[in-house]
Transfer RNA from an uncultured Bacilli bacterium, 73 nucleotides, folded computationally.
Rfam family: tRNA. It is annotated as a transfer RNA. Rfam describes the family as follows. Transfer RNA (tRNA) molecules are approximately 80 nucleotides in length. Gene Ontology term of the family: triplet codon-amino acid adaptor activity.
RNA sequence: GCUUGAUUAGCUCAGUUGGUAGAGCAAGCGGCUGUUAACCGCUGGGUCGUAGGUUCGAGUCCUACAUCAAGCG
Numbered sequence: 001g002c003u004u005g006a007u008u009a010g011c012u013c014a015g016u017u018g019g020u021a022g023a024g025c026a027a028g029c030g031g032c033u034g035u036u037a038a039c040c041g042c043u044g045g046g047u048c049g050u051a052g053g054u055u056c057g058a059g060u061c062c063u064a065c066a067u068c069a070a071g072c073g
Base pairs, nucleotide, nucleotide: 001072002071003070004069005068006067007066010025011024012023013022019056027043028042029041030040031039049065050064051063052062053061
């Protein structure tokens, strides 16, 4: 230098053919009880890496850039 993949909640990851962004864990609150833990219930938390484009509508399609990983030279 080139190619490919990844980037979504604090963490690990889903997200179908473009049509209201989700789960588990963690956190907070409550229930249960001698108490902690465990268990059960509820709640908060997101510019979907950044900037543009296409579209009535983009996490999803297109372009550039950034970071990480792998491969090639």

The prediction has a mean pLDDT of 81.